[in-house]
Notes: Small-subunit ribosomal RNA, 5' domain from a Bacillota bacterium, 601 nucleotides, folded computationally. NCBI's taxonomy places the organism under Bacteria, Bacillati, Bacillota. Model confidence (mean pLDDT): 82 of 100.

Context: one part of a larger RNA
Order: sequence, then structure tokens, then C1' cells
RNA sequence: GGACAAACGCUGGCGGCGUGCCUAACACAUGCAAGUCGAGCGGUCCAGCACGCAGCCGCUGGUGGCCAGUUGCGAAGUAGCCUGGAGUAAGGGUGAAAGAGCCGUAAGGCGAGAAGAGUAACUGGUCAGCAGGGCUGAGUGCUGGAUAGCGGCGGACGGGUGAGUAACGCGUGGGUAAUCUGCCCUUCAGACCGGGAUAACACCGGGAAACUGGUGCUAAUACCGGAUACGAUCUACGGGAGGCAUCUCCGGUAGAAGAAAGGAAGGAAACGACCGCUGAAGGAUGAGCCCGCGUCCCAUUAGCUAGUUGGUGAGGUAACGGCUCACCAAGGCGACUAUGGGUAGCCGGCCUGAGAGGGUGGCCGGCCACACUGGGACUGAGACACGGCCCAGACUCCUACGGGAGGCAGCAGUGGGGAAUCUUGCGCAAUGGGGGAAACCCUGACGCAGCAACGCCGCGUGAGCGAUGAAGGCCUUCGGGUUGUAAAGCUCUGUCAUCAGGGACGAAGUCUCUUAAAAAGAGGUGACGGUACCUGAGGAGGAAGCCCCGGCUAACUACGUGCCAGCAGCCGCGGUAAAACGUAGGGGGCGAGCGUUGUCC
Repeated sequence: GGACAAACGCUGGCGGCGUGCCUAACACAUGCAAGUCGAGCGGUCCAGCACGCAGCCGCUGGUGGCCAGUUGCGAAGUAGCCUGGAGUAAGGGUGAAAGAGCCGUAAGGCGAGAAGAGUAACUGGUCAGCAGGGCUGAGUGCUGGAUAGCGGCGGACGGGUGAGUAACGCGUGGGUAAUCUGCCCUUCAGACCGGGAUAACACCGGGAAACUGGUGCUAAUACCGGAUACGAUCUACGGGAGGCAUCUCCGGUAGAAGAAAGGAAGGAAACGACCGCUGAAGGAUGAGCCCGCGUCCCAUUAGCUAGUUGGUGAGGUAACGGCUCACCAAGGCGACUAUGGGUAGCCGGCCUGAGAGGGUGGCCGGCCACACUGGGACUGAGACACGGCCCAGACUCCUACGGGAGGCAGCAGUGGGGAAUCUUGCGCAAUGGGGGAAACCCUGACGCAGCAACGCCGCGUGAGCGAUGAAGGCCUUCGGGUUGUAAAGCUCUGUCAUCAGGGACGAAGUCUCUUAAAAAGAGGUGACGGUACCUGAGGAGGAAGCCCCGGCUAACUACGUGCCAGCAGCCGCGGUAAAACGUAGGGGGCGAGCGUUGUCC
């Protein structure tokens, strides 16, 4: 001089982009961080529609009975009865009761009004309840929605941390004739017939809770048996080719053991785009294992080793192997540094340096390891599994004392430790991920915002003119010098900030509508954000400090102090004229920073 995940002191206007527990892998309140699929399944619930059933209402329109009222009809072959006939029809027969009054000698005749058996219509009341309607209830079907359980996929990714690890852990280059690989792509061949359960649910229990037992019922893309077998596998026997020891590849015959699942708009059904299922081959991706080389300090660590080193056989694994076991042999490693101890995640990179080199491994990217501590397996294509399980331990919490619950080194946040390190924010709009046919759901990944001069970069705190060189300060040889064009003043400008108006890009699409489908078209989707940006307004108005001035090292005088008080990176200053202490004036340096401390080159 450069650099920093920095801290401390003084100071502090704005913006962009970054960065932000290096210490206690200390302990954690609270919320969120991994779900999704009803187009796998049986249920359950909600809503709508339809259907039939039941009950209620008596709203609308019929109908019937009874009562009352009004109006009309109502005196004779009529009502009734008999017959007839399919018939309560026509036809035929028989045949009443009932009147004021008038006419007539009488027989008899006439006979209004009122009354009147009866009857019709209307009105009202009441009872019944037909059709429609309404309400309620249970039921069935359809449509839509929801979802506790079974089932599938995902929870092995993404995110965090650096404890452990000196190791094939990492880096680099190879090997796998010793291997696996869900989802994805390509190709070939298939999906036939059956069965038994079990959650949910119901009932009965146990428990304070966490939870849990029994009995009974039921479904599936859950589970099981059988069939079939193009490949593939195993066994036996042949053939051919090749290589790198074990062997590998191609092809043949015979035998053996093995697969599968359905869903779906539509349709009466057959069928059915599409999504799935099974066997096999290949690919892609990911992973396992092995090897060469490289990978810190201490010899004040010199010897280490019993599954130890090798063999045979067996087990185990996806796979080689002392990986494990039995037996046999006695080996194996080491001054070319074994063993032991200390320290440490490794790398791309980053800092420095002309380079060689030295230092470092924070952010970002790759790999590894870990998930309270230790151990273990289960499931699965993949884990010995951060927000899964079991056991043990420490700790915390609940408890009815019998027993239970928990794991922030996810995002925020709290306490503690520390010189020291942030918001219990917004959003899934974008990118990416999981699930789904999709709509969509989830996503503290991510995108953003907040806090902090912690870093880098940019901008501003005004510009021009302005001398009788004002006043004031300081110095002075008292003449003056200096602060100093600095100020004032005049003329301007308008960055930033403030206010007002406008206002994004990021949005594309597998989203929606239209369409048979596509194309085309139309529409919708923004957390950030009323932000960036643009325009306007007013006004120099709101915005400068820090360190230094003996030499190194750029910048000097005065006063105070008097080896005191103090300074100091080194040399060293201070004991009466101190450019080195303190203050002032002046000056130098850097500047929203400046110094100090620490660390590396």
C1' cells in the first nucleotide's frame, strides 16, 4: 500500500447493487416452512333438481254431505210404484197428498198472491279432502361441492449447519468382464379367470390424556391364487466370435419357475380420445463400488497390527471385497515417516503479489458430513431418513402419578454467550419444485419489501461575478500580514430532498372464452407499487465531517503547562521561549465518511 462476513470512537444527506451470529453444533415460547390426487375406492356431510311415499296446511280450482239465507221453478196423468231394457235412458202401465177465493143448484170447474212437498241457481257457514300448490320428514336417482379413512405419488428434492472427518472425504484422471436406477424418452409383447380380507362405519369396552382393545359389515389402481410368456432368468447339451484372469458377446434345442388394474368426457350398449398397469430391450438422468496421483503441523510421537495379512468354503449385498463367519497358514505396515498426538469440512474460487509464491475457503456454485447425544433397522427406485419409526441417555413440558409429549444447524423471533451480526413483514405476480387429466392446491425455495454507512459504486450539500481586499478572529518588527473571492452583495441554476399530476417494463404461457381440435382472435393474471420513471411548482432554501501538521510524512505560529499534565507506530517528545503535551488561529489529507484496533499478503 492492498484486502476484510469486521468491531470500536467521532460524524452522518440521497440512491443503486451486494452483504449481515466468525462466539454457545448453547437452550428455545409462538406462528409458518410438504403436501396433493374424489378422473383409484367405499363411506359421510352440504346444496340444487327430479321422482314416488307419508304427514301437515287449507292458499288456488273442482267435488260431495249438512245447515241457513236470497231468487226462480213448482197443480196432474205429476211425484211415487210396477214394467222395460246393458242402463238410474226411451217407451208402456198404474197413479196420490196438497189451496185462500171465485163461478155453479149440484156434480164439478177455474184458481192470482201468500203458503207449499220438492227442485234449481247463487251466497254464507261447517265438515270431508280430489287436483294443483306450499311446508316438513325419510327414501331413490342425477348434478355440483366438501373430505376423516383405505389407496397412489411426493415427504431421499428443495432449505440449514460445519460438529465430526487427515479419509478414496475432497480434487483430478481412469475402471466397473463387479453394479442399481422411480418419474422421462424409444421399441417389442401383453393385460384372461377367480378369491379372501381390512380401515372407514356401527355397537360394546379401557384410559386423566396420549391413545387403545373386542365384535360385526364393506370397497378398490390395496392384497392373494390360477392361466398365458415375445423378451429376460435358471438348469442341461451343442455351435460361433472376442477379450483383460475370473470371463464377455451372438445364436440353437429341451426343461423349470415367474406378470398385470383399472379410471375417464360421451354413449342405451358396443365402444371410447386420453391417463394409467405388466414383462423385456435400449437410452437419458442419478447413484454405488474400485484404482493412480495430489491434499496441514509435531520425531519433545518409532515402532504399529488379531479380522490383523493371505488362502479355502459358506453367508450377505444391486454389486467386488475380511463385508461377516468357520477352518488353515503367519502374515501385513513402517525414516519414501507407519502408529500416535494436534488442527481442519474439501474444491471452483477469493485476497495479495510483476511473477513464483503466500494466505484463505464468508456470500455464489460442486462434492461430503451432520440433524438434541449414541445406537438400530423398517418402508422404499432411492434413506439408515432435519420437520418418519424403535431403543437408550441428558434436558424441557403435561399428568388424575398409572403414564405421556418434544427436538429451529428451515424462515422470522426469544433468552444466553459475545467487541459484534437484521423483520415474529408482503406475495405465490415471475422463476423453479411436489401432486393433479385439468382447473387448481401447496411451496419462509424463490421474488420482493424492512433494518444496519457493514462493503463497493454513483450523486449532492450549489454556480458565475464580486476588493475600499468589509467586520470579526489570529499573528505582528505595529508598517502590516493572514483568514480571503472567502463572506456580504448582484446575476443564475434546479441534481437530490419536498409537494402535486401522470405512471410502467417485468406478462409469457400448458389460464379463460370462442373452435370438433388447432391456428387465428378476444379477454384475464403484478407481491414489489402509485414504486421506478416522466412532467410541473416553489426556493440556495433541508444536507460536512474526521484525522493529522518533529523525522519517516503533505502541513506552523501564538498562548498555557514546566520530566507535571500528557503524547507515542518506530526514533522519541515534556525538567520555563515545546512546530512532538493542551487550546486557539492557520495549514495539510481524505470526504459521507474519517481515524483506531484486529487479521492476511